[in-house]
RNA sequence: GGGGAUAUAGCUCAGUUGGUAGAGCGUCUGCCUUGCACGCAGAAGGCCAGCGGUUCGAAUCCGCUUAUCUCCA
Numbered sequence: 001g002g003g004g005a006u007a008u009a010g011c012u013c014a015g016u017u018g019g020u021a022g023a024g025c026g027u028c029u030g031c032c033u034u035g036c037a038c039g040c041a042g043a044a045g046g047c048c049a050g051c052g053g054u055u056c057g058a059a060u061c062c063g064c065u066u067a068u069c070u071c072c073a
Stems, first nucleotide, its partner, number of pairs: 001072007010025004019056001027043005049065005
């Protein structure tokens, strides 16, 4: 220098053919317990890496940029 992959909640990850974004763990509150843990119920927490484009509508399609990993030279 060139090719490819990944970027989504605090962490690990889903997200189908474009139609208002979810799970597990964790955190908080309540119930339960003499108390803790376990269990049960509920809640908070995301401008989906950034900037543009296409579209009535984009995490999803297209372009560029950034970071990480990987292959070739």